Overview: The RNA shown here (transfer RNA) has 73 nucleotides and comes from a Gemmatimonadota bacterium.
RNA sequence: GCCCCGUUCGUCUAGUGGCCUAGGACAACGCCCUCUCACGGCGUAAACAGGGGUUCGAUUCCCCUACGGGGUA
Numbered sequence: 001g002c003c004c005c006g007u008u009c010g011u012c013u014a015g016u017g018g019c020c021u022a023g024g025a026c027a028a029c030g031c032c033c034u035c036u037c038a039c040g041g042c043g044u045a046a047a048c049a050g051g052g053g054u055u056c057g058a059u060u061c062c063c064c065u066a067c068g069g070g071g072u073a
Stems, first nucleotide, its partner, number of pairs: 001072007010026004018056001028044005049065005
């Protein structure tokens, strides 16, 4: 250089075009419980790498860029 794969809350992940106001677990924070802590219960905040395209509609399909991984002379 070329080819292939990936990128979603702090972390790990679900989501195969509309039912999504993007769900779950852990972590964080608040409340309850407790003499206190832990455990447990309830709740809150938190994410689609960036740009463009297709479509009535895109996290999802296509292209480019960035980053990461693998293959190849």
Background: It matches the Rfam family "tRNA". By type it is a transfer RNA. Rfam describes the family as follows. Transfer RNA (tRNA) molecules are approximately 80 nucleotides in length. The source organism's lineage runs through Bacteria, Pseudomonadati and Gemmatimonadota.